Context: one part of a larger RNA
RNA sequence: GGACGAACGCUGGCGGCGUGCUUAACACAUGCAAGUCGAGCGGUAAGGCCCUUCGGGGUACACGAGCGGCGAACGGGUGAGUAACACGUGAGCAACCUGCCCCCGACUCUGGGAUAAGCGGCGGAAACGCCGUCUAAUACCGGAUACGACCCGCCACCUCAUGGUGUGCGAGUGGAAAGUUUUUUCGGUUGGGGAUGGGCUCGCGGCCUAUCAGCUUGUUGGUGGGGUAAAGGCCUACCAAGGCGAUUACGGGUAGCCGGCCUGAGAGGGCGACCGGCCACACUGGGACUGAGACACGGCCCAGACUCCUGCGGGAGGCAGCAGUGGGGAAUAUUGCACAAUGGGCGAAAGCCUGAUGCAGCGACGCCGCGUGGGGGAUGACGGCCUUCGGGUUGUAAACCUCUUUUACCACUAACGCAGGCUCCACGUUCUCGUGGGGUUGACGGUAGGUGGGGAAUAAGGACCGGCUAACUACGUGCCAGCAGCCGCGGUAAUACGUAGGGUCCGAGCGUUGUCC
Numbered sequence: 001g002g003a004c005g006a007a008c009g010c011u012g013g014c015g016g017c018g019u020g021c022u023u024a025a026c027a028c029a030u031g032c033a034a035g036u037c038g039a040g041c042g043g044u045a046a047g048g049c050c051c052u053u054c055g056g057g058g059u060a061c062a063c064g065a066g067c068g069g070c071g072a073a074c075g076g077g078u079g080a081g082u083a084a085c086a087c088g089u090g091a092g093c094a095a096c097c098u099g100c101c102c103c104c105g106a107c108u109c110u111g112g113g114a115u116a117a118g119c120g121g122c123g124g125a126a127a128c129g130c131c132g133u134c135u136a137a138u139a140c141c142g143g144a145u146a147c148g149a150c151c152c153g154c155c156a157c158c159u160c161a162u163g164g165u166g167u168g169c170g171a172g173u174g175g176a177a178a179g180u181u182u183u184u185u186c187g188g189u190u191g192g193g194g195a196u197g198g199g200c201u202c203g204c205g206g207c208c209u210a211u212c213a214g215c216u217u218g219u220u221g222g223u224g225g226g227g228u229a230a231a232g233g234c235c236u237a238c239c240a241a242g243g244c245g246a247u248u249a250c251g252g253g254u255a256g257c258c259g260g261c262c263u264g265a266g267a268g269g270g271c272g273a274c275c276g277g278c279c280a281c282a283c284u285g286g287g288a289c290u291g292a293g294a295c296a297c298g299g300c301c302c303a304g305a306c307u308c309c310u311g312c313g314g315g316a317g318g319c320a321g322c323a324g325u326g327g328g329g330a331a332u333a334u335u336g337c338a339c340a341a342u343g344g345g346c347g348a349a350a351g352c353c354u355g356a357u358g359c360a361g362c363g364a365c366g367c368c369g370c371g372u373g374g375g376g377g378a379u380g381a382c383g384g385c386c387u388u389c390g391g392g393u394u395g396u397a398a399a400c401c402u403c404u405u406u407u408a409c410c411a412c413u414a415a416c417g418c419a420g421g422c423u424c425c426a427c428g429u430u431c432u433c434g435u436g437g438g439g440u441u442g443a444c445g446g447u448a449g450g451u452g453g454g455g456a457a458u459a460a461g462g463a464c465c466g467g468c469u470a471a472c473u474a475c476g477u478g479c480c481a482g483c484a485g486c487c488g489c490g491g492u493a494a495u496a497c498g499u500a501g502g503g504u505c506c507g508a509g510c511g512u513u514g515u516c517c
Stems, first nucleotide, its partner, number of pairs: 001517004006513005013370006019363002021328001026326003030323003035070003040067002043063002047061001048059004077281003087205007096198002101194008109143004118133006149173002152170003155166004207253003214244003219241008256278004260271004283304005306317004334360001336359003342356001343354004373403004383394004409453005417444001420441009461506005466487003472501005482489002
């Protein structure tokens, strides 16, 4: 000198874009953050309309709860752990999986038994549970078919070892579901391919420490078996006695890794906040279930600590989601608006949900931009300060004259973000789609922008002035009070302390502290 997720002191006009718990992965009140589908199903709790004997019934729009499907494994948070194939980079899988999506082939036949909701009853303070009975399905379970698929044997071709690919024959295994409709459409099953996403393995690379020198028994390898989507001591039985290490094993400390960021001419050094990729975690520890995918933040079970409810028998909970509270701390924001846009889930769609996201609020926390007026104005006014008492300086500074109106304020107007989405009609027309017309759709926001109005009107401070280092005098103090980054100032004329005048440097900031280069 530069930089910062900064803090502190003094000061503070506006806007744009960013950014904001670095500490206690401390504990959390309250609200919200994952639902959706009636075009899968039985149905009808609420609302509308009609009827009513006032018990109720019907109806369409719809739909509480329930069965079922998909989603909930994404998105969002945090950095505790981890020195590891965790990450980065480059390869490999002839050892693998992949819901939804795309392409191609084949098929979608025929039966059955339950159960939730409902109704009736019972237990319990509650959470919730039990019994009887009724019913449906794209829920569940049989049977038939099955080119192809899997397995065994034969054949051909190929190769990187175990092998891979393809075809034909024989034996065994195992699948389908309907809803809507005028046709359609959306689906379902099976096989192959693709795309996407993952799983596993390996080479190389990136911290400190020898005041850690030896470490290891599933340890190293083999055989048989188990397990997995998949190779493998991944697990197990037996056998062998191996394996690693000064090219740093093992132990200890520290730490999420990277793209990148800061600095530097570079080499290098430091860092990993925001944004993006990967990993790990979800009160602490362990475990599996479901599923294409989890060993699952807002799922389940067990144990533990803590908090809450209780009728004392028993139950409930997990903000490292968004806000917010207490605490810790030098220190870090609103219990806001909207799904209008982008994206996601479900749905045929309309649409619903979305603290993702888009916006708004707070903070000079940072960067950038603008303003606090422009021109004229000497008798160099008054006042202040200094003085050699002549004057000098503050200083064109002010007053005064004239001009302008950015910003702020007031009024009017008023967006882009929507060439889109949704819906109705007409036409071309099977609503598949296209064209034209009408209606509707913006949180931000009556915001930005524009026009007009009045009036210099609404807006300047901070640090420093001995040398380094730009900027000097007076008074007070008297080794006192104090200053200080280093050298050092202060003991009676202090340009170094305090105050004043003047000056210097920056400027809505200026200084100080901390950290890095």